[in-house]
RNA sequence: GGCCCCAUCGUCUAAUGGUUAGGACGCGGCCCCUUCAAGGCCAAAACACGGGUUCGACUCCCGUUGGGGCCA
Numbered sequence: 001g002g003c004c005c006c007a008u009c010g011u012c013u014a015a016u017g018g019u020u021a022g023g024a025c026g027c028g029g030c031c032c033c034u035u036c037a038a039g040g041c042c043a044a045a046a047c048a049c050g051g052g053u054u055c056g057a058c059u060c061c062c063g064u065u066g067g068g069g070c071c072a
Stems, first nucleotide, its partner, number of pairs: 001071007010025004018055001028042004048064005
């Protein structure tokens, strides 16, 4: 330098172009318990960035950034 893959709550991980962006763990609150742990209930928390296509984009296209792989 060329090509390919990936980027979503704190972490891990889902999501036919029309979802209130879901789940697990963790954090917080409440219940239970003499207390803790376990268990139950509740709540907060995310689409890397910039454009484009579209009535509508986490999703499709282009570019940028970051990470990984292959070739040279």
Transfer RNA from a Candidatus Nealsonbacteria bacterium, 72 nucleotides, folded computationally. Rfam family: tRNA. Its family is annotated with triplet codon-amino acid adaptor activity in the Gene Ontology. The family's RNA type in Rfam is transfer RNA. Lineage of the source: Bacteria > Bacteria candidate phyla > Candidatus Nealsoniibacteriota. It was read from a public genome assembly. Model confidence (mean pLDDT): 82 of 100.